RNAcentral holds the full RNA, with entries from ENA.
Large-subunit ribosomal RNA, domain IV from a Planctomycetota bacterium, 360 nucleotides, folded computationally.
Context: one part of a larger RNA
This record gives sequence, C1' cells and structure tokens, in this order.
RNA sequence: AUCUCGUGAAGGAACUCAGCAUAAUGGCUCCGUAACUUCGGGAGAAGGAGCGCCCUCGGUGGUCGAAGGGUUUACCCCUUAGGCUGUUGAGGGCCGCAGAGAAAUGGCCCGGGCGACUGUUUACCAAAAACACAGGUCUGUGCAAAGUCUGAUAAGACGCUGUAUACAGACUGACGCCUGCCCGAUGCCGGAAGGUCAAAGGGAUGGGUCAUGAGGUUCGCCUCAGAAGCCUUGAACCAAAGCCCCGGUGAAUGGCGGCCGUAACUAUGACGGUCCUAAGGUAGCGAAGUUCCUUGUCGGGUAAGUUCCGACGCGCAUGAAUGGCGUAACGACUUGGGCGCUGUCUCCACGAGAUGCUCG
Repeated sequence: AUCUCGUGAAGGAACUCAGCAUAAUGGCUCCGUAACUUCGGGAGAAGGAGCGCCCUCGGUGGUCGAAGGGUUUACCCCUUAGGCUGUUGAGGGCCGCAGAGAAAUGGCCCGGGCGACUGUUUACCAAAAACACAGGUCUGUGCAAAGUCUGAUAAGACGCUGUAUACAGACUGACGCCUGCCCGAUGCCGGAAGGUCAAAGGGAUGGGUCAUGAGGUUCGCCUCAGAAGCCUUGAACCAAAGCCCCGGUGAAUGGCGGCCGUAACUAUGACGGUCCUAAGGUAGCGAAGUUCCUUGUCGGGUAAGUUCCGACGCGCAUGAAUGGCGUAACGACUUGGGCGCUGUCUCCACGAGAUGCUCG
C1' cells in the first nucleotide's frame, strides 16, 4: 500500500447518476391493523406489549391410584387423599448491562409509469415496460381438409385414430367501460355485359408438287388449267384465366385538411365564407417512456425542486385490437417523496488477519 474483517465522538444522505455499499429489521405469543378492492385480498399492513429462574395460592387436562360407597358382583360406576406429567391466572422473591441473554431467518410507509397475474429470454456485459399467457376478433379448412415435413413427379408422415364447440394462419393480450369517420389508392372476396389477352390450341387463304383434263403439234413434245395427299405459308377469325371494368370489405395494408372573416371594451369565436379531399381525428387521454420551442404556465411538496405529483390544452409530431382509457392484486422492473438506520459523506481514525513492496 492493497485485500478481508471489527469498532467509532458529534452530525445522519450533507455522499452519489442513484442510499450503490453498509447499517438496520428479523423468532414465538398476545393486542391491534387504513385507503382501496375483482370481496379472494390489501395483511406479517402499519403500530404496540410480553418472553429467565425460584416460591405460595387457585383453575384446568392426561395418567397411576390407597381408601370409602353403589349394585346388575364386573375387564363396571361414583366420591376422594396422594404420586407423576402438562397448561394457565394471581401474588411474592432472586440475578445480571442484557431473559427470543448465544445463533438472525421481512426494514417499513406514501405517490406516479409500464406490464393484469405465476411463468419465459440474450449459455459468457441486458431478466425488462421484451416473449409467453388465459381472454377477444378476423380469415382459411367438408376430410385423400386446410396447413406442414421427407422424398424423385412414385410414395410416406404430421395434422388425427381429431371432425367447425375441430384444426390451421394472422392480429390483439386478465378484468371493466369502449373501439368513431374514410373503400379514392393497395390487398382480399364476389361479378360477369363489354374491352384487352398466348412462340397454348383451332383455323381458312396463297405458293410448290401432282392424278387428270383442254389446246397446239414435225407425235419427240410444248403451252394452259388443275382435285385429294404431301411440303410450305400459317393472315383474318375463334380462343381461358388474368388485367381493364362493376360491386363489396377496416379487430385488411393504410388514411383521418387549409385559408379568411365574425359577438356593443379587449380577448375569444358558438356562427359564416371559400378552396381541396376517399374522408377530414369521434370518445378518451394529453409538455406524456410521445412536447422541438421547454426548466411551457399555474398549483403542491423543499429554506432552495431541469426530477416528481395535480392541473391547463396552439398535441413541433396523441387517439381507439399497429387497440384507447381505467383498474384491485402481483414485480430482483422504472421514477419521486418520507420514517428508521448507518463511515456513503463532513473527515477520517484505530484495531485484527492475509498479501505485496521498502529499509536493516
């Protein structure tokens, strides 16, 4: 010097991002316990008192039981002295600093946020307001189900030895009160008149070849026309789904305005005008885990409060299952306050043990 312990005057969070770490609380019996509440809770709420040993008297339980009594003579019943062993009330006494005499196993209270809850998670920096969850809603699926997995196109397996009160997918996330408007865009569902639509398919026509026919001939042949098949061309036209189109659909992806004026002080604007839109944000909540300006303003708490709580409402940029707002209980969650308690601090000191270093 470091580490691990112990003790500390006065003060008691002044420390610090933060009471981090200490300290404190701690057992049993009894008393006594608030708001709120889903009536279960909240509760070990909080807060208090008692606790050793000896003696006396009394209550009471268990057990053994001398003696006496009863009669149905028994392994029975009743009364009772006494012994042993518990428990309890009253009174008195004894000892110590201290009686749960050692050992220590909840500190508590009051607000706010988030998540209902018990659970789950980043094996080795995150345990949480993240995930899950019962509950809610939508969608798909009639059974060789939908949806998945293996495999090769065969086939097999799960779903399921299940059957729509089932299974699968998506979102939300107990419970309570609720969940507004927009279908123009995107998606999905339905529709089929019209438009469009294939190097899928069908398909005529034209060309070549050519049986054959006609004409001319010097009888060798030449010219013209030309069916089927085959080769080629494969135009017009026919032609499904889809798309265009028509309609529906929000607990589908999503979206939910601007400017100007106006009341007999001022201010404000119930009211009016105008432009745009598919429709212009309803109920709620709101400087919020969302508020830039911002330490907004007012109120509370403090001597003093960028945090906290209650309000306000021009919400830079809240808002309803990407759920909105509440909510008892719960939480190694998060944020503010208080009591208790302390070496966290004012401000450090001393002691014990261990280790390292220096000097001898």